[in-house]
Molecule: c-di-GMP-I riboswitch aptamer
Organism: Nitrosomonas marina
RNA sequence: AAAAAGAAAUACCACCCUCGCUGUAAGGCGGGUCCGGAAAGCCGACGGGUCUCAUAGUUGUAUCGAGAUGGCCGGGUUGCCUCC
Numbered sequence: 001a002a003a004a005a006g007a008a009a010u011a012c013c014a015c016c017c018u019c020g021c022u023g024u025a026a027g028g029c030g031g032g033u034c035c036g037g038a039a040a041g042c043c044g045a046c047g048g049g050u051c052u053c054a055u056a057g058u059u060g061u062a063u064c065g066a067g068a069u070g071g072c073c074g075g076g077u078u079g080c081c082u083c084c
Base pairs, nucleotide, nucleotide: 005082006081012037013036017032018031019030020029021028022027035071041077042076043075046074047073048072049069050068051067052066053065054063055062056061
């Protein structure tokens, strides 16, 4: 220096819910909140999953379409500390 690991410490983020704004919707943004997180930082122009809309069709699906989700997963990438 790097990797692994995560005891301690310094930091960080912010589930559900709620208020406002926005979107046809899924959802997103901001305030409150704080379930949790060792990457719950970033990437949806890497692969899946799930969800929404549209179209077709008709009770149940399909996608050559558009979108959402990184706190669904894999993966990529960047980063703090050091008892071992």